[in-house]
Context: one part of a larger RNA
RNA sequence: CGCAAGAAAUUUGAGUGGAUCUGUCCUUAGUACGAGAGGACCGGGAUGGACAUUGCAAUGGUCUAUCAGUUGUCACGCCAGUGGCAUGGCUGAGUAGCUACCAAUGGAACGGAUAAACGCUGAAAGCAUCUAAGCGUGAAGCCAACCACAAGAUUAGAUUUCUCAUGCGUAAGCAGUAAGACCCCCGGAAUGUUACCGGGUUGAUAGGUCGGAAGUGUAAGUACAGUGAUGUAUUCAGCUGACCGAUACUAAUAGGUCGAGGA
Numbered sequence: 001c002g003c004a005a006g007a008a009a010u011u012u013g014a015g016u017g018g019a020u021c022u023g024u025c026c027u028u029a030g031u032a033c034g035a036g037a038g039g040a041c042c043g044g045g046a047u048g049g050a051c052a053u054u055g056c057a058a059u060g061g062u063c064u065a066u067c068a069g070u071u072g073u074c075a076c077g078c079c080a081g082u083g084g085c086a087u088g089g090c091u092g093a094g095u096a097g098c099u100a101c102c103a104a105u106g107g108a109a110c111g112g113a114u115a116a117a118c119g120c121u122g123a124a125a126g127c128a129u130c131u132a133a134g135c136g137u138g139a140a141g142c143c144a145a146c147c148a149c150a151a152g153a154u155u156a157g158a159u160u161u162c163u164c165a166u167g168c169g170u171a172a173g174c175a176g177u178a179a180g181a182c183c184c185c186c187g188g189a190a191u192g193u194u195a196c197c198g199g200g201u202u203g204a205u206a207g208g209u210c211g212g213a214a215g216u217g218u219a220a221g222u223a224c225a226g227u228g229a230u231g232u233a234u235u236c237a238g239c240u241g242a243c244c245g246a247u248a249c250u251a252a253u254a255g256g257u258c259g260a261g262g263a
Base pairs, nucleotide, nucleotide: 001152005163006162007161008160009159010158011157015149016148017147018146021049022048023047024046025045026044027043033038051106052105053104054103055102059100060099061098062097066093067092068091069090070089071086072085073084074083075082076081111143112142117137118136119135120134164262166175167174168173180258181257182256183255184200185199186198187197188196205251206250207249208247209246210245211244212243214240215239216238221234222233223232224231225230
């Protein structure tokens, strides 16, 4: 831009793409078969590998500043207590998130037309012949079936709901609006930009605060014991990123733009 008014949703599916794998064991059955050795078809069940998709409840990993311990050095006048730098200085743990080594699921089943092949009926050719007319069986392959996308499928589909016939102009058209949308702003389990999703005071969208969860592991100060290192009590303390809630304290203010009049 189109889809002959303008919007918001929900859809049909022409078509396109993806997937399509396979082992072992048990049973049938030591049966059929075979002198024996050996040893099935068909059917039923269990459990794997690789691959694919999804997920983080558990398990494991990570968790760059959440907690603690600790070395050297510098600073805060000194002690004490802290902070900076040294690969996050090193070490021990670790929530959310991300993740695999973890977990869940999938390949199925039922059809249709067939290939090789196997047949029925059957002439040409009084017989025979699966073929010439006609009719069947038959594959991990083909078409469907399963999953995803999909009306620019210009053949532009369908359904539901919303907005309504304003002003100027002879007309072409222009303008202001409606439903609605966007800009802008606060954000996100969404993200390269964009898009997508939530929210914008008639508000819990983010931050803060408060409470909880969870992590770390018993803060500082003081008192006591000990010559002292240190220990004990206060104290399952103190501190705390992402998690779960509550709460308008802060910021989403204010505003702007577009958008039908139905050939």